[in-house]
Context: one part of a larger RNA
Molecule: small-subunit ribosomal RNA, 3' major domain
Organism: uncultured Erysipelotrichaceae bacterium
RNA sequence: UGACGGGGACCCGCACAAGCGGUGGAUUAUGUGGUUUAAUUCGACGCAACGCGAAGAACCUUACCAAGCCUUGACAUGGAGACCAAGGCCCUAGAGAUAGGGAGAUAUACGGGCUCACACAGGUGGUGCAUGGUUGUCGUCAGCUCGUGUCGUGAGAUGUUGGGUUAAGUCCCGCAACGAGCGCAACCCUUGUCUUCAGUUACCAUCAUUCAGUUGGGGACUCUGGAGAGACUGCCGGUGAUAAACCGGAUGAAGGUGGGGAUGACGUCAAAUCAGCAUGCCCCUUACGGCUUGGGCUACACACGUAAUACAAUGGCGCAUACAAAGAGAAGCGAUACGGUGACGUAAAGCGGACCUCGGAAAGUGCGUCUCAGUUCGGAUUGAAGCCUGCAACUCGACUUCAUGAAGUUGGAAUCGCUAGUAAUCGCGGAUCAGCAUGCCGCGGUGAAUACGUUCUCGGGUCUUGUACA
Numbered sequence: 001u002g003a004c005g006g007g008g009a010c011c012c013g014c015a016c017a018a019g020c021g022g023u024g025g026a027u028u029a030u031g032u033g034g035u036u037u038a039a040u041u042c043g044a045c046g047c048a049a050c051g052c053g054a055a056g057a058a059c060c061u062u063a064c065c066a067a068g069c070c071u072u073g074a075c076a077u078g079g080a081g082a083c084c085a086a087g088g089c090c091c092u093a094g095a096g097a098u099a100g101g102g103a104g105a106u107a108u109a110c111g112g113g114c115u116c117a118c119a120c121a122g123g124u125g126g127u128g129c130a131u132g133g134u135u136g137u138c139g140u141c142a143g144c145u146c147g148u149g150u151c152g153u154g155a156g157a158u159g160u161u162g163g164g165u166u167a168a169g170u171c172c173c174g175c176a177a178c179g180a181g182c183g184c185a186a187c188c189c190u191u192g193u194c195u196u197c198a199g200u201u202a203c204c205a206u207c208a209u210u211c212a213g214u215u216g217g218g219g220a221c222u223c224u225g226g227a228g229a230g231a232c233u234g235c236c237g238g239u240g241a242u243a244a245a246c247c248g249g250a251u252g253a254a255g256g257u258g259g260g261g262a263u264g265a266c267g268u269c270a271a272a273u274c275a276g277c278a279u280g281c282c283c284c285u286u287a288c289g290g291c292u293u294g295g296g297c298u299a300c301a302c303a304c305g306u307a308a309u310a311c312a313a314u315g316g317c318g319c320a321u322a323c324a325a326a327g328a329g330a331a332g333c334g335a336u337a338c339g340g341u342g343a344c345g346u347a348a349a350g351c352g353g354a355c356c357u358c359g360g361a362a363a364g365u366g367c368g369u370c371u372c373a374g375u376u377c378g379g380a381u382u383g384a385a386g387c388c389u390g391c392a393a394c395u396c397g398a399c400u401u402c403a404u405g406a407a408g409u410u411g412g413a414a415u416c417g418c419u420a421g422u423a424a425u426c427g428c429g430g431a432u433c434a435g436c437a438u439g440c441c442g443c444g445g446u447g448a449a450u451a452c453g454u455u456c457u458c459g460g461g462u463c464u465u466g467u468a469c470a
Base pairs, nucleotide, nucleotide: 001470002469003467004466005465007464008463009462010461011460012459013458015454016453019418020417021416022415023414026309027308028307029306030305031304032303033302034300035299042053043052064295065294066293067292068291069290070289073120077119078118079116080115081114083112084111089102090101091100092099093098122284123283125282126281127280131278132277133273134272135271136269138267143182144181145180146179147178148177149158150157151156162173163172164171188261189260190259191258193229194228195227196226197225198224199223203218204217207216208215232255235249236248237247238246239245311411315370316369317368318367319366320365321364327358328357329356332351333350336347337346338345339344377408382403383402384401385400386399388397424446425445426444427443428442429441430440
């Protein structure tokens, strides 16, 4: 100087407390461990691994296994040789890779494939404890430093401590310090109010018109998207050291950082990643490289994590009926009509989209029914018949209809999230994607309870003290 203390003082955080809803019990989905396996590819392991890499494993992907094949190689550059086609298409053999045969067209010669030998290619092989880059975490915590000066033999100290204050090393005052940098804040995006400009595909108050903003028309309103205004403790009162600031009030759409996001200091964990990529060294080179078919990654006594659905009446079912936002669309979204109980099929308008489509929002509301039961709760499982994508749904896809109708009656010890348009609850969209979503990322609808307080638990910050630690 740090680190540590079951030392002290002060402060903060959904840290506790106060509340609301869960997890832990059930079934299923998914990830992991374990076990099994020819293989069940690899990585990630307290918080900070475990719906994680994977925004989508039937083949492909794919790295794993078995079998069948290739050896200058699937890919790059260079040399030599012969050639003008090779590929694609058809036939034959084969599981295919591949091998043999056939028909047939034209682009190029600084081109194109073929053959040969060698330099070399290739490696998702090893090392993240050799690395770059990127990322997680403490933590959006308020800290981390420097120059000059001063003090100290020196390591270092001072500044950065102290009195107040703040979300903040934020600001004020004081002070052997005076300044400065990286962080904080602000500048950026979004949302909330208003003004102005512009009105098409959006809008419709006034005038006509229509089944209908449908048409004429309008530029008011909504909305869209450009430009501005607006909030600054600016104003008033009080407290305070007359300061910084705090408390209350006015004005206002908004008040003290208005809400949300992006933004992550010096560093810590030899944290993660050699399988995104790059890369040193080591290793393989008729194989640890390459191609193919099939299998596996989907196994299953079990254990754990994360979710979905429930156990019902604040509910289930039936009929009727209201109101979103944000997105996506051409090998696409697909209205509408017809067929089918349905998934869906056939024909097909419009739309590269404020125009058309996905597209019925659901919870809600009205009426009816069920009457507390393993039930008209719950939907697992299984049988049958279908539908769609795709060479192909056996291993191993989703969906539909009929039948079947398991566990489950609110969950032990323990444990998680959340402070407001939040939790809870309800549906909608998107990426990936041929197909496949209970996951992920977004969107809006309905919409709470509680916070006395900081004694205690956990984590963090500042000062101080002790130390057998560095």